[in-house]
RNA sequence: AACAGGGAAAAGCAAACCUGAUCGAAAGAUGGGGACGCAAAGCCACUGGCCUAAAUCGCAGCCCUAAAAAAGUUGUGACAAGGUAGCAGGGUUACCUCA
Numbered sequence: 001a002a003c004a005g006g007g008a009a010a011a012g013c014a015a016a017c018c019u020g021a022u023c024g025a026a027a028g029a030u031g032g033g034g035a036c037g038c039a040a041a042g043c044c045a046c047u048g049g050c051c052u053a054a055a056u057c058g059c060a061g062c063c064c065u066a067a068a069a070a071a072g073u074u075g076u077g078a079c080a081a082g083g084u085a086g087c088a089g090g091g092u093u094a095c096c097u098c099a
Stems, first nucleotide, its partner, number of pairs: 004097003012038002017033003021030003036086001042092003046089003049084003056078007
């Protein structure tokens, strides 16, 4: 030094829930409290999964019209370019050397 091992030392993170505010269409993220857990629960959406569905597209109704089309509007379906690293794989960086 690499591999391996470990949380003993030193140093960390923080689920649910509560709370305040901000961003967002939502999912979700962020500050404070909290402590279920975590040995990479540090970082990266590359792969698969999962969550959401704004925009877009489809369908139906309404509206409009002489009748339609288009636009608008309501409902609904599909869809990630939005998320999740505390779902897993992968990549990458770190602490210690007690056993």

A computed fold for a 99-nucleotide RNA from a Desulfobacterales bacterium, annotated as c-di-GMP-I riboswitch aptamer.
It matches the Rfam family "c-di-GMP-I riboswitch aptamer". Rfam links the family to the GO term cyclic-di-GMP binding.